[in-house]
RNA sequence: GCCCCUGUAGCUUAAUGGAUAGAGUGCUGGGCUUCGGACCCAGUGAUGAGGGUUCGAUUCCUUCCAGGGGCA
Numbered sequence: 001g002c003c004c005c006u007g008u009a010g011c012u013u014a015a016u017g018g019a020u021a022g023a024g025u026g027c028u029g030g031g032c033u034u035c036g037g038a039c040c041c042a043g044u045g046a047u048g049a050g051g052g053u054u055c056g057a058u059u060c061c062u063u064c065c066a067g068g069g070g071c072a
Base pairs, nucleotide, nucleotide: 001071002070003069004068005067006066007065010025011024012023013022018055026044027043028042029041030040031039048064049063050062051061052060
């Protein structure tokens, strides 16, 4: 330099172009407990950035960014 793949919550992930983007875990508060753990209840927090297509984009197209891999 060229080509390919990946990017959603702190972490692991789901979502056929159409419901308020759903879970697990974590964290916070409460319950329970002599205290803690476990368990129960509630809360918390996300689509890498810009542009385009579309009535509607996590999803399709494009540029960039970041990570991984291959070739030279």